[in-house]
RNA sequence: GGGGUGGUGAUCUAGCUUGGUAUGAUGCCAGACUUGGGCUCUGGCUGUCCUGGGUUCAAAUCCCAGCCGCCCCA
Repeated sequence: GGGGUGGUGAUCUAGCUUGGUAUGAUGCCAGACUUGGGCUCUGGCUGUCCUGGGUUCAAAUCCCAGCCGCCCCA
């Protein structure tokens, strides 16, 4: 330099193909429950979906550019 792939709460992850309310788990904190703890339940941390622009009534999703990680080629 060329190509491929990924970026989503504190952490991990689904959703992208087929545009229409952001999915589940873990962790921490608070409350309920308990003599106390654990289990369980509820709530919070909790979403400018990497950044900017474009298309569209509507974008995490489609298109373009850029940034970063990984892989391959040179």